[in-house]
Model confidence (mean pLDDT): 87 of 100. A computed fold for a 489-nucleotide part of an RNA from an uncultured bacterium, annotated as small-subunit ribosomal RNA, 5' domain. It matches the Rfam family "Bacterial small subunit ribosomal RNA". The RNAcentral record of the full RNA draws on ENA and SILVA.

Context: one part of a larger RNA
RNA sequence: GAUAAACGCUGGCGGCGUGCCUAACACAUGCAAGUCGAACGCGCUCAGCAAUGAGCGAGUGGCGGACGGGUGAGUAACACGUGGGAACCUACCCUGAGGUGAGGGAUACCGGCGAGAAAUCGCCGACAAGACCGCAUAGGCUCUCUUUUUUGCGAAAGAGAGCAAAGCCGCAAGGCGCCUUAGGAUGGGCCCGCGGCCGAUUAGCUAGCUGGUGAGGUAAGAGCUCACCAGGGCUACGAUCGGUAGCUGGUCUGAGAGGACGAUCAGCCACACUGGGAUUGAGAACGGCCCAGACUCCUACGGGGGGCAGCAGUGAGGAAUUUUCCGCAAUGGAGGAAACUCUGACGGAGCAACGCCGCGUGCAGGAAGACGGCCUUCGGGUUGUAAACUGCUUUUCUGUGGGAAGAGGCAAGGACGGUACCACAGGAAGAAGCCCCGGCUAACUACGUGCCAGCAGCCGCGGUAAUACGUAGGGGGCAAGCGUUGUCC
Numbered sequence: 001g002a003u004a005a006a007c008g009c010u011g012g013c014g015g016c017g018u019g020c021c022u023a024a025c026a027c028a029u030g031c032a033a034g035u036c037g038a039a040c041g042c043g044c045u046c047a048g049c050a051a052u053g054a055g056c057g058a059g060u061g062g063c064g065g066a067c068g069g070g071u072g073a074g075u076a077a078c079a080c081g082u083g084g085g086a087a088c089c090u091a092c093c094c095u096g097a098g099g100u101g102a103g104g105g106a107u108a109c110c111g112g113c114g115a116g117a118a119a120u121c122g123c124c125g126a127c128a129a130g131a132c133c134g135c136a137u138a139g140g141c142u143c144u145c146u147u148u149u150u151u152g153c154g155a156a157a158g159a160g161a162g163c164a165a166a167g168c169c170g171c172a173a174g175g176c177g178c179c180u181u182a183g184g185a186u187g188g189g190c191c192c193g194c195g196g197c198c199g200a201u202u203a204g205c206u207a208g209c210u211g212g213u214g215a216g217g218u219a220a221g222a223g224c225u226c227a228c229c230a231g232g233g234c235u236a237c238g239a240u241c242g243g244u245a246g247c248u249g250g251u252c253u254g255a256g257a258g259g260a261c262g263a264u265c266a267g268c269c270a271c272a273c274u275g276g277g278a279u280u281g282a283g284a285a286c287g288g289c290c291c292a293g294a295c296u297c298c299u300a301c302g303g304g305g306g307g308c309a310g311c312a313g314u315g316a317g318g319a320a321u322u323u324u325c326c327g328c329a330a331u332g333g334a335g336g337a338a339a340c341u342c343u344g345a346c347g348g349a350g351c352a353a354c355g356c357c358g359c360g361u362g363c364a365g366g367a368a369g370a371c372g373g374c375c376u377u378c379g380g381g382u383u384g385u386a387a388a389c390u391g392c393u394u395u396u397c398u399g400u401g402g403g404a405a406g407a408g409g410c411a412a413g414g415a416c417g418g419u420a421c422c423a424c425a426g427g428a429a430g431a432a433g434c435c436c437c438g439g440c441u442a443a444c445u446a447c448g449u450g451c452c453a454g455c456a457g458c459c460g461c462g463g464u465a466a467u468a469c470g471u472a473g474g475g476g477g478c479a480a481g482c483g484u485u486g487u488c489c
Base pairs, nucleotide, nucleotide: 001488002487003486005485006484007483008482009481012359013358014357015356016355017354018352019351020317025315026314027313029312030311031310034063035062036061039060040059042057043056044055045054046053047052070271071270072269080195081194082193083192084191085190088188089187093184094183095182096181097180098179099178100177101135103133104132110125111124112123113122114121115120140163141162142161143160144159145158146157147156148155149154167176168175169174197243198242199241204234205233206232209231210230211229212228213227214226215225216224246268247267248266249265250261251260252259253258273293274292275291276290277289295306296305297304298303323349325348326347327346331345332343333342334341335340362392363391364390365389372383373382374381375380396430397426398425399424400423401422402421406416433478434477435476436475437474438459439458440457444473445472446471447470448469454461455460
C1' cells in the first nucleotide's frame, strides 16, 4: 500500500459498489419453465328460444424445458490460454432450387366395470389431428456397381436399389406453415505445437500398453472396440507416484523486473444427494426417467414420496456474511399470427460504515483574558477567542407546496416513487469520536501504585520522586470513523 475481512470503542447524511472465504453440511414453506384454441377431439360454465358467441378444464400434438440462474467438489488434464489443422454435426434464422397427390389403421382425454389407504393401475367400448403408417411422384439426396481421368485423394458420366410432405387462418387477395435439397450464418464435437504448481526422503513406468492388417463402431479421425501379427511406447529436458489446485481476461503490490492472488464482472471447463445407466431429441439432462446406496418423510405395513451448489428463508458449522420484499415499467429470454402468458434472469427497494468517493456537525466579531479544571517558584501560567454575548448563514435537517427523465412510432402504459429534483417557511437549530504522547515516532506534567497492579511491535518500563503502569489536566495524529488482529506485495 492492499483486503469478499473479523474484533473493540464510536457513529449524522448521500452516491456507487460489495455481502457464507467455514459444512459440495442437512433442509420446513413459498416461488424460480412454460406456452400455443390460428394443430386436434372431448367435457364443463355463462349469455341466448335457437343458430351461435364468450370463457374454463384435463388430455393428444407442436415448440421450449440442453438457454437463463447456482456452485468449485472433482480435475495437473488438450481442462484452460494461445496459434494451427481436417475426418464431422448444427433445431430456430438468412439465401437459392424443386415439391406439398391419393389413402389407411390406431390411441389419450371420455364412457362402463374393477383394484388400492395413497401414489397410481387394470379390463372393456367409442372417437380426432399438423400424432402414427403404407402407396404415388423425385429437381435432388443416400448406397452399390461400371467407365473415363488422376501417382493418389478426388472429379465427371452411366446403370441399379432406396428415400418426402400437413395443414391452419382469412370473404378474398394473401399470410403462416410442411417436405426434399444446395449454400450461408451461429453454436458445437475432434486432433496437434507451445505455455502456466510443489516434492527425487517418489526412478523406473506401461499389456490395449506401442505399431500394423482386417473388421466393428461413431455425426466424425483414431486401440475408440475386437480378432490376428510384431515388440514396441514413455523417462533424469523428471516418466511413474504422492501432495496441492478449477483455468483465463485480470486483481493487489512494485520504478521496473518480479512476487502473490484468481471474490464481485466477462470467457471456457466441471458438477447438480453419492455411484451407474439408458431414453427422447438437432443438441442432454440442477427443478426428466430407471437401478443401486446413504439420509429423510407419509403409510391402513401391502407400499409410496423427496433432493435449495436457483431466489428468499431455517438449523448446524464459524471470528464472520442480508429480506421467507416490490415489479415484469425497462433490458433480455420461452411460447404465440397477435392480444398476451410465463420469467426469484433482470430492474428495483430493504438490511450491514463492509469498501471507495462526496458533504455536514456552522461563519464572523468577542478580554492583557470570566467561572471551573489543571499546574505553580504562589508572582502567576494554561485550557483560551475557547465559552458567554452580538451579528450572520441554512449546505444538511424539519414542515408545506410543486414534481420528473427513464416510454421507442398516434395514443395509452413506471415496480422504483410522490423518489430524485425545485420553491417557500422555520431555527445554530438534530449530528464527534478513536488511538497515541520513553526511543524508533508528532505529542509532558501532576497524583496514585511501589518488580505489586500492570504495559509491550522491537529495545525494554515498574523494587517510593515512573514523561513507559492507572487516572486527571494538557498535547499530537486521524476523523464518521479510529485502533487491533489475520493475509499478500